[in-house]
The RNA shown here (FMN riboswitch aptamer (RFN element)) has 132 nucleotides and comes from Psychrobacillus psychrotolerans. Taxonomically the source falls in Psychrobacillus (Bacteria, Bacillota, Caryophanales, Bacillaceae).
RNA sequence: ACUAUCCUUCGGGGUCGGGUGAAAUUCCCAAUCGACAGUAAGAGAGAAAUCUCAAAGCCUGUGAGCCGUAAAACGCAUGAUUUGGUGGAAAUCCAAAGCCGACAGUUAUAGUCUGGAUGGGAGAAGGAGUAG
Numbered sequence: 001a002c003u004a005u006c007c008u009u010c011g012g013g014g015u016c017g018g019g020u021g022a023a024a025u026u027c028c029c030a031a032u033c034g035a036c037a038g039u040a041a042g043a044g045a046g047a048a049a050u051c052u053c054a055a056a057g058c059c060u061g062u063g064a065g066c067c068g069u070a071a072a073a074c075g076c077a078u079g080a081u082u083u084g085g086u087g088g089a090a091a092u093c094c095a096a097a098g099c100c101g102a103c104a105g106u107u108a109u110a111g112u113c114u115g116g117a118u119g120g121g122a123g124a125a126g127g128a129g130u131a132g
Base pairs, nucleotide, nucleotide: 002132003131004130005128006127007126008125009124010123017029018028019027031112032111033101034100035062036061037060038059042053043052044051045050057099058098067075068074081097082096083095084094085093103115104114105113
C1' cells in the first nucleotide's frame, strides 16, 4: 500500500396554472422529477508507464417494491429512445422530437398526494489496525 474483517456517519426528487365535474394535486391541457455502480471521443498531472477529477432516468448491472415459501436464505419477475449533426470512432457529446416510472389507500383512474417508512437499501465517506 492492497484485500478481507469490524465500527461510525451519510445514503431519492417531483403538479405552478387552467378545464370538466357533486367529487380529481388521480381524468384532460399544462407543469415537474430522475437512487447507486460501471462504461467516454472531457479536463488536469507526468518523459513514459500511469494517476486524479468529472461523466447516461430510457447501454450494462444493482437497490427498493411485487410474487413463491410459515419465515429466512434463495428463486422468479422487474419500465422506457429514436432521428439528425460532428467525427476515424458516439445508445453517454451537440440539437430536436419522444418515451418510462412498485404496492396499498382515495367522494374519481396517482412517477409527483397519503401510508407501510423515525423502515429497508444498492452504495459513499471516514475510522480501527485483527488476519493475509

It was read from a public genome assembly, where an Rfam model found it.